[in-house]
RNA sequence: ACCAGCCCAGGAGCGCCGGAACCCUCAGUGGUGGGGUUGACGAGGUGGGGGAUCUCGAAGUAUUCGGCGGGUGACCUCCGGCUUCCCAGCGGCCGAAAAAUCACGGACAAAGGUCGGUCGUAAGAACGACACAAAACCGUGCGGCUGGGGCCG
Numbered sequence: 001a002c003c004a005g006c007c008c009a010g011g012a013g014c015g016c017c018g019g020a021a022c023c024c025u026c027a028g029u030g031g032u033g034g035g036g037u038u039g040a041c042g043a044g045g046u047g048g049g050g051g052a053u054c055u056c057g058a059a060g061u062a063u064u065c066g067g068c069g070g071g072u073g074a075c076c077u078c079c080g081g082c083u084u085c086c087c088a089g090c091g092g093c094c095g096a097a098a099a100a101u102c103a104c105g106g107a108c109a110a111a112g113g114u115c116g117g118u119c120g121u122a123a124g125a126a127c128g129a130c131a132c133a134a135a136a137c138c139g140u141g142c143g144g145c146u147g148g149g150g151c152c153g
Base pairs, nucleotide, nucleotide: 014069015068016067017066019065020038021037022036023035024034025033026030041057042056043055047078048077049076050075079095080094081093082092083091085149086148087147088146089145090144102141103140104139105138106137113130114129115128116127118125119124
C1' cells in the first nucleotide's frame, strides 16, 4: 500500500480553517518562534436531473465574527400522487406518510443559564439534573373548471 473479516462511530445547520480572538511555552517576549483552544444551540427536511445557494426558532450585544468545502429547503424540468363515484384534459397542490394557503385550537428541543461532580497548567472540553420555542407536525373548518360515463329523480 492492497485485499478480507470483526468491532465502534458518523451518515449533513454538517465538516474544516492559514484570517481573527484566546491560552500555554521560551536563549530570542514576538502584528513575526513553538504548541494548543474557540470558531452556530437545537427543531425540521432527500422521487430523477439542472443551475444558483437555503427553512424555523433559542441564546446573545455578541468571534453564533471572517473564510473554505458540502448540503435533504426553494426554483426550473421530467416522473409519480391527490384534487367528484369513475375516466380524460386543463389548472392547482404535493413527493410513495404524495393538499398547500388561511383561521382557530394543540404538541415537541438543545445550548446559553442554575446546581453537581470529571478531565486539562490554562484557554477550555465532555457529562448528569432542572426549565423554556418557532416552523414542519396533529385536530377542526375552508379548499377547482370543462367534457364523457355511472348513479338518483
A computed fold for a 153-nucleotide RNA from a Bacillota bacterium, annotated as glmS glucosamine-6-phosphate activated ribozyme aptamer. Taxonomically the source falls in Bacillota (Bacteria, Bacillati). Rfam family: glmS glucosamine-6-phosphate activated ribozyme aptamer. The family's RNA type in Rfam is riboswitch. Its mean pLDDT, the model's own confidence on a scale to 100, is 78.